[in-house]
RNA sequence: CGGGACGUUCAGGCAAUUGCGUGGUAAACCACCACGAGGAAAGUCCGGGCUCCAUAGCACAGAAUGGUCGAUAACGUCGACUCAAGGUAACUUGCAGGAAAGUGCCACAGAAAAUAGACCGCCUAGAACUCUAGGUCAGGGUGAAAAGGUGGUGUAAGAGACCACCAGUGUUAUAGGUGACUAUAACAGCUUGGUAAACCCCAUUCGGAGCAAGGCUAAAUAGAGCACGUAGUAAGUAGUGCGCUGAAGUGCUCGGGUAAGCUGCUUGAGCCUAGAAGCAAUUCUAGGUCUAGAUGGAUAAUUGCCGCUUAACACAGGAUGUAUUAAGUACAAAACCCGGCUUAUCGAGCGUCCCGUUCG
Repeated sequence: CGGGACGUUCAGGCAAUUGCGUGGUAAACCACCACGAGGAAAGUCCGGGCUCCAUAGCACAGAAUGGUCGAUAACGUCGACUCAAGGUAACUUGCAGGAAAGUGCCACAGAAAAUAGACCGCCUAGAACUCUAGGUCAGGGUGAAAAGGUGGUGUAAGAGACCACCAGUGUUAUAGGUGACUAUAACAGCUUGGUAAACCCCAUUCGGAGCAAGGCUAAAUAGAGCACGUAGUAAGUAGUGCGCUGAAGUGCUCGGGUAAGCUGCUUGAGCCUAGAAGCAAUUCUAGGUCUAGAUGGAUAAUUGCCGCUUAACACAGGAUGUAUUAAGUACAAAACCCGGCUUAUCGAGCGUCCCGUUCG
């Protein structure tokens, strides 16, 4: 200098005018003051807090997850490592338990798609001139996939039938590692097709409903029908059964009335800075700080100036700078709260690393 890998930050700024929401100034009006969206507030995919129903209990059914160790409130998330695949590399991806428990499936082609199989070929015998019976998977051919590979022994011809080496599987031992796993050696059968994002098996985890939860006040009230029920019964426990709770009522349908307000509500697994432990995720300690709370749903609109990017043209100048004009300046907006994942995003900046080339 060229090409690439990974991570991270910002998300235009200032001013004026007119407005909106919440809080404060004892209350009301006015006025003044303070505060007022995000990295994803989004999708609502996963996990937790919180609330109600047993302090959420047992069995079956069902669902999710699937290498190891750790982190965490928890997770399907994150970190480190192992293994596999891809890349020259930095690095990326994860479709990562079991196919020797059982069942199923494997289109077309092919003789044969899994304990089987003889179409061509090869060999033997018989018949007699291209047929029959048998042996054979070495060779041909088909296919995404054909029962290890190479060489030899052997044989009528062949074949792990046998032998040597190699590849692979399993068992054992030794060494390293917390572990997944790795390395080496010996032995075994000689070698067992694929598919579990097919059923299924194994291990682990999971009760349900959700802030329209739940609690309180105000206002209103007209009843009728049906079902079950008088006791551990109806009913509730949001799949079923058990268990638990448990009334003189309960549930459903039709009709009528009311349809306002408060709370939950924002101090929280919170944020910032520093230090310590750890490879890291993360945790601990100290100090500082308070930062939206709407409910037909506020957080905005207009104007001016300065930025940033691109293009055109001009000047200086020598590869940049200045001026003017034009265009662009994103994705998107809380709704009980938090941790993640995924997706959207005009542009700009920073850091670490890899490969190639040239010079010293």
The prediction has a mean pLDDT of 76. Predicted 3D model of a 360-nucleotide RNA (Bacterial RNase P class A) from Rothia sp. P6271. The organism belongs to Rothia, within Bacteria. Its Rfam family is "Bacterial RNase P class A". From the family's description: Ribonuclease P (RNase P) is a ubiquitous endoribonuclease, found in archaea, bacteria and eukarya as well as chloroplasts and mitochondria. Of the family's consensus pairs, 96% are formed in the model. The RNAcentral record of the sequence draws on ENA. A source record names the gene rnpB.